RNA sequence: GGCCCCUUCGUCUAGUGGUUAGGACACCAGGUUCUCAUCCUGGCAACACGAGUUCGAUUCUCGUAGGGGUCA
Repeated sequence: GGCCCCUUCGUCUAGUGGUUAGGACACCAGGUUCUCAUCCUGGCAACACGAGUUCGAUUCUCGUAGGGGUCA
């Protein structure tokens, strides 16, 4: 350098055009407990960036950035 794949809450992940963007762990608050832990309830928090297509994009297309694989 060519080609291919990936990028979603703090972390891991689901979501193949119309979702309130969901779950687990973590964190915070409350309940339970003499206290801690466990358990229960609630909360917080995300679509890498820029364009395009579309009535509508996390989803499709192109580019950029980062990561990985492969061929030299």
Description:
Transfer RNA from a Candidatus Moraniibacteriota bacterium, 72 nucleotides, folded computationally. Lineage of the source: Bacteria > Bacteria candidate phyla > Candidatus Moraniibacteriota. Rfam family: tRNA. The family's RNA type in Rfam is transfer RNA. Its mean pLDDT, the model's own confidence on a scale to 100, is 80.